[in-house]
Context: one part of a larger RNA
RNA sequence: UGACGGGGGCCCGCACAAGCGGAGGAACAUGUGGUUUAAUUCGAUGAUACGCGAGGAACCUUACCUGGGCUUAAAUGGGGGACGACAGCUGCUGAAAGGUGGUUUUCUUCGGACGUUCUUCAAGGUGCUGCAUGGUUGUCGUCAGCUCGUGCCGUGAGGUGUCGGGUUAAGUCCCAUAACGAGCGCAACCCUUACUGUUAGUUGCCAUCGAGUAAAGCCGGGGACUCUAGCGGGACUGCCACCGUAAGGUGAGAGGAAGGUGGGGAUGACGUCAAAUCAGCACGGCCCUUACGUCCAGGGCUACACACGUGUUACAAUGGCCGGUACAAAGGGCAGCUACACCGCGAGGUGAUGCUAAUCUCGAAACCCGGUCUCAGUUCGGAUCGAAGUCUGCAACCCGACUUCGUGAAGUUGGAUUCGCUAGUAAUCGCGCAUCAGCCACGGCGCGGUGAAUACGUUCCCGGGCCU
Numbered sequence: 001u002g003a004c005g006g007g008g009g010c011c012c013g014c015a016c017a018a019g020c021g022g023a024g025g026a027a028c029a030u031g032u033g034g035u036u037u038a039a040u041u042c043g044a045u046g047a048u049a050c051g052c053g054a055g056g057a058a059c060c061u062u063a064c065c066u067g068g069g070c071u072u073a074a075a076u077g078g079g080g081g082a083c084g085a086c087a088g089c090u091g092c093u094g095a096a097a098g099g100u101g102g103u104u105u106u107c108u109u110c111g112g113a114c115g116u117u118c119u120u121c122a123a124g125g126u127g128c129u130g131c132a133u134g135g136u137u138g139u140c141g142u143c144a145g146c147u148c149g150u151g152c153c154g155u156g157a158g159g160u161g162u163c164g165g166g167u168u169a170a171g172u173c174c175c176a177u178a179a180c181g182a183g184c185g186c187a188a189c190c191c192u193u194a195c196u197g198u199u200a201g202u203u204g205c206c207a208u209c210g211a212g213u214a215a216a217g218c219c220g221g222g223g224a225c226u227c228u229a230g231c232g233g234g235a236c237u238g239c240c241a242c243c244g245u246a247a248g249g250u251g252a253g254a255g256g257a258a259g260g261u262g263g264g265g266a267u268g269a270c271g272u273c274a275a276a277u278c279a280g281c282a283c284g285g286c287c288c289u290u291a292c293g294u295c296c297a298g299g300g301c302u303a304c305a306c307a308c309g310u311g312u313u314a315c316a317a318u319g320g321c322c323g324g325u326a327c328a329a330a331g332g333g334c335a336g337c338u339a340c341a342c343c344g345c346g347a348g349g350u351g352a353u354g355c356u357a358a359u360c361u362c363g364a365a366a367c368c369c370g371g372u373c374u375c376a377g378u379u380c381g382g383a384u385c386g387a388a389g390u391c392u393g394c395a396a397c398c399c400g401a402c403u404u405c406g407u408g409a410a411g412u413u414g415g416a417u418u419c420g421c422u423a424g425u426a427a428u429c430g431c432g433c434a435u436c437a438g439c440c441a442c443g444g445c446g447c448g449g450u451g452a453a454u455a456c457g458u459u460c461c462c463g464g465g466c467c468u
Base pairs, nucleotide, nucleotide: 007468008467009466010465011464012463013462015458016457019421020420021419022418023417026313027312028311029310030309031308032307033306034304035303042053043052064299065298066297067296068295069294070293076122077121078120079119080118081117082116083115084114087104088103089102090101091100092099093098106113107112124288125287127286128285129284133282134281135277136276137275138273140271145184146183147182148181149180150179151160152159153158164175165174166173190265191264192263193262195233196232197231198230199229200228201227205222206221209220210219236259239253240251241250242249243248315414319373320372321371322370323369324368331362332361333360336355337354340351341350342349343348380411385406386405387404388403389402390401391400427450428449429448430447431446432445433444
């Protein structure tokens, strides 16, 4: 000077408390450990690994294993030599890769070009080291801190400033002050959302007028409204009251769509963990070079006594099933999305139309109305298994998704313990997208619909800040 303390003081945070819903028990999905295996490729391991890298493992991917091949090699460039079918086509062999034959015989201004082959020089390595590194990232933590110049104090390390009294979400601001200033952070500037003006009016909209229909912005037309998207306005403790020296605080005060940072996002200081990543990429060093490189076929990454994490579905009546019937937002679409018609119980198929999209198209569910079930392992629950199919794809045996019929397991609310959440939040309901031929998505990232309860308080648990 820090760090630490089951020392003290002050103060925060879904940290506790108050609540709501979960996990821990079941089945399944997924990741991990372990075990197994020819291989089950590698990495990530308290918080900060474990639906993580992976935003798509049947082949490919693929790095692993087994087997079969190649050795200037898959690609590109330079030097030298040779050739003009070596490339195409087509035989044989083979699982393919590859090997081995046949055949058709480039251009030219003769300098060469083009292609192939030989040789040589450069290759290649997802091999090692993240404790040699760059870059990027997690975390403390969106916590309020971390520093500098000059001055002053101290022999010096260093201190002061940055402390103290108030205040704030904040080292935010005020006052005081051997300090005076400044920088990186905070805040603001940025995006979005909530209100509004104006400009614009198509593909969006339809109040008025007309036409028209079974109905429909369907048509003429219109810019009012909604909406779209550009530019503005608007919120600043600005006004009022009270408290306070001030900063500021309080108000179920006003006005206002919005009130005290309005909500959300982006934004992450100096640094910490020799934190993570040499397998995204780059890169030093080391190592391999007829192999640790590379091509191919098949297998594996999908194994299964078990253990853990994260999820999905349930255990039912605030429900299940059947019939009827409404209302979104945000996105995607040409090797695509597909209206509509027909066929099929269905997954889907056949035809056909519009759309390179505010034009066409993909499109809600919970909700509501009616009926039924009557507390049961059931009309709950759907695992598992059998059979028949559909689709994608060269190919669904290992190892795809979906459909139909049958089967109908565990499960009656879960021990110790533990997680999330303070408002359009939790809970609940569906929709979309990326990746993608298809899909093991119940994951991830977004979108809207319905829509709560509770917070006395800071003694305690955890983490953090300031002073001592």
This is a predicted structure of a 468-nucleotide part of an RNA (small-subunit ribosomal RNA, 3' major domain) from an uncultured bacterium. The RNAcentral record of the full RNA draws on Greengenes and SILVA.